Transfer RNA from a Chloroflexia bacterium, 72 nucleotides, folded computationally. Its mean pLDDT, the model's own confidence on a scale to 100, is 82. It matches the Rfam family "tRNA". The literature on the family includes a 1993 paper in Trends Biochem Sci by Hou, "The tertiary structure of tRNA and the development of the genetic code". Rfam's curators write: Transfer RNA (tRNA) molecules are approximately 80 nucleotides in length.

C1' cells in the first nucleotide's frame, strides 16, 4: 500500500431506525464482635471524532482517527 473485522459505564458485554441497558466493580447501608461471604440501595455515557440520510440514528452511507486479522 489494498481487503475485511472492529471501537457503547472503571472492565466484559447487550440494545428491531423510536426512553442508552445488564454483570462485574465504585460508593452507601443490612448481616457480623470484626473481616469475608451473602444481601438491599445508589452513582457512574460527547456510544472513537466531523459530516450525511431520516420526523427521528449506537443503529444507514462517507471520510478521519485507534485496535485487530489477512494479502501485496
Nucleotide at each position: 500500500g489494498g481487503g475485511c473485522c472492529u471501537g457503547u459505564a472503571g472492565c466484559u458485554c447487550a440494545a428491531c431506525g423510536g426512553c442508552a441497558g445488564a454483570g462485574c466493580a465504585c460508593u452507601c447501608g443490612g448481616c457480623u464482635c470484626a473481616u469475608a461471604a451473602c444481601u438491599g440501595a445508589u452513582u457512574g455515557g460527547u456510544u472513537g471524532g466531523a459530516g450525511g440520510u431520516u420526523c427521528g440514528a449506537a443503529u444507514c452511507c462517507u471520510c478521519c482517527c485507534g485496535g485487530g486479522c489477512c494479502c501485496a